[in-house]
RNA sequence: GCUAAUGUAGCACAGUGGUAGUGCACCGCAUUGGUAAUGCGGAGGUCACGGGUCCGAUCCCCGUCAUUAGCU
Numbered sequence: 001g002c003u004a005a006u007g008u009a010g011c012a013c014a015g016u017g018g019u020a021g022u023g024c025a026c027c028g029c030a031u032u033g034g035u036a037a038u039g040c041g042g043a044g045g046u047c048a049c050g051g052g053u054c055c056g057a058u059c060c061c062c063g064u065c066a067u068u069a070g071c072u
Stems, first nucleotide, its partner, number of pairs: 001071007010024004018055001026042005048064005
């Protein structure tokens, strides 16, 4: 230098056009003599950034950035 993949909650990931979810972690309650475990509830996201298509974009298209892998 070229190509490809990935970017979604604190962490690991799902979601492939119609108001974004799971597990762990965090907070509260119940349970216990007390903790752990367990059960119930809660908070936390401008879906990497900018633009385009569409009635509508996390999802499709273009560009930028970052990370990873391959090639030279």
Overview:
Model confidence (mean pLDDT): 84 of 100. The RNA shown here (transfer RNA) has 72 nucleotides and comes from an uncultured Clostridia bacterium. Its Rfam family is "tRNA". About the family: Transfer RNA (tRNA) molecules are approximately 80 nucleotides in length. Their secondary structure includes four short double-helical elements and three loops (D, anti-codon, and T loops).